[in-house]
C1' cells in the first nucleotide's frame, strides 16, 4: 500500500434470502425465609460502531470512513 474477517444491552450473543430486535449471565424491584442464599415472578437497560444512499420499509442490500483482528507485500 493492497485483500479479508468481526463491531447489536454493562458481558456473551441471537434475528432463512429487508418487514421493525429477543435470550442467557449480570443490575433492580418483590414472592418465599427469622435472616441470608437458592428457586419464583417483573422491571429497567438498544440512535443494531459513524455517516450517507437505495427502498413503502434497513441490524441484514450498496459506498466512505472509524475501532480491531488476520493474510499478501
Nucleotide at each position: 500500500a493492497g485483500g479479508g474477517g468481526u463491531g447489536u444491552a454493562g458481558c456473551u450473543u441471537a434475528a432463512a434470502u429487508g418487514g421493525g430486535a429477543g435470550a442467557g449471565c449480570g443490575u433492580c424491584c418483590g414472592u418465599c425465609u427469622c435472616c441470608a442464599a437458592a428457586a419464583c415472578g417483573g422491571a429497567a437497560g438498544g440512535u443494531u460502531g459513524u455517516a450517507g444512499g437505495u427502498u413503502c420499509g434497513a441490524a441484514g442490500c450498496c459506498u466512505a470512513c472509524c475501532a480491531u483482528c488476520c493474510c499478501u507485500g
A computed fold for a 73-nucleotide RNA from a Candidatus Beckwithbacteria bacterium, annotated as transfer RNA.
The prediction has a mean pLDDT of 82.
Taxonomically the source falls in Candidatus Beckwithiibacteriota (Bacteria, Bacteria candidate phyla).
Rfam family: tRNA.